Record summary
The RNA shown here (transfer RNA) has 74 nucleotides and comes from Pseudobacteroides cellulosolvens ATCC 35603 = DSM 2933. Its mean pLDDT, the model's own confidence on a scale to 100, is 80. It matches the Rfam family "tRNA". It is annotated as a transfer RNA. About the family: Transfer RNA (tRNA) molecules are approximately 80 nucleotides in length. Rfam links the family to the GO term triplet codon-amino acid adaptor activity. The RNAcentral record of the sequence draws on ENA and Rfam.
This record gives sequence, structure tokens and C1' cells, in this order.
RNA sequence: GGGAAUAUAGCUCAGUUGGUUAGAGCACUCGGCUGAUAACCGGGAGGUCAUAAGUUCGAACCUUAUUAUUCCCA
Repeated sequence: GGGAAUAUAGCUCAGUUGGUUAGAGCACUCGGCUGAUAACCGGGAGGUCAUAAGUUCGAACCUUAUUAUUCCCA
């Protein structure tokens, strides 16, 4: 220098080839249960879907550029 993959909650990851509120587990927090703790049960908070633009009535999802990480070729 050329190419590919990945980027969604504090962490690990879903999201059914665009559709009306973005989810799960763990962690955190509050409550229940217990003599107490763990486990278990119920509730809650936490996200500008990497950034910016474009397409569309509508974008986490499609297009382009950029950034970061990983890999391949030279």
C1' cells in the first nucleotide's frame, strides 16, 4: 500500500434479508423469603446501536466516508 471481519447496556451476546416502545444472561440496585448468609422469587435503573453523511414515509439493519481492534496479501 491492497483486501476482509468486527463495533448494540459495566461485561458476554441476540436482534428472524427496513415497520411503529431496542432485548437476554451476568453484574449493580430495591424488595420478598431466611434466625442470618448464599441460593431462589419479584421489581428498578442503565443504550445518541463506533462517528458523520446519504437513500427511504420509516434505518441497529441498505449505501458511502472516517475511526478503533483483529486477520490475510504484498